c-di-GMP-I riboswitch aptamer from a Desulfobulbaceae bacterium, 75 nucleotides, folded computationally.
[in-house]
């Protein structure tokens, strides 16, 4: 560089819930808190779910694909 991820080590994000704020909403955000990850970091390109103030607008990357970045470690 490039794959890989163990009955490790040191770590790291954090599901459900509960509290506050924020949005029509689905959700977001900030504290708890841990179901689980191994990119559960990032992007909404495609597919798919949701929601709505509807022929459009928005949400979810912890739904699958894909894109791109990185950390740590023994073989």
């Nucleotide at each position: 560089u490039u794959g890989a991820g163990a009955u490790a080590a040191a770590g790291c994000c954090a599901a459900a819930c509960c509290u506050g704020c924020u949005g029509c909403a689905a959700g977001g955000c900030a504290g708890g808190g841990a179901c689980g990850g191994a990119a559960a970091g990032c992007c909404a390109c495609g597919g798919g779910u949701c929601u709505u103030u509807g022929a459009a607008a928005g949400a979810c990357a912890g739904c699958c694909g894909g894109g791109u970045u990185g950390c740590c470690u023994g073989a």
The sequence was found by an Rfam model in a public genome assembly. The prediction has a mean pLDDT of 83.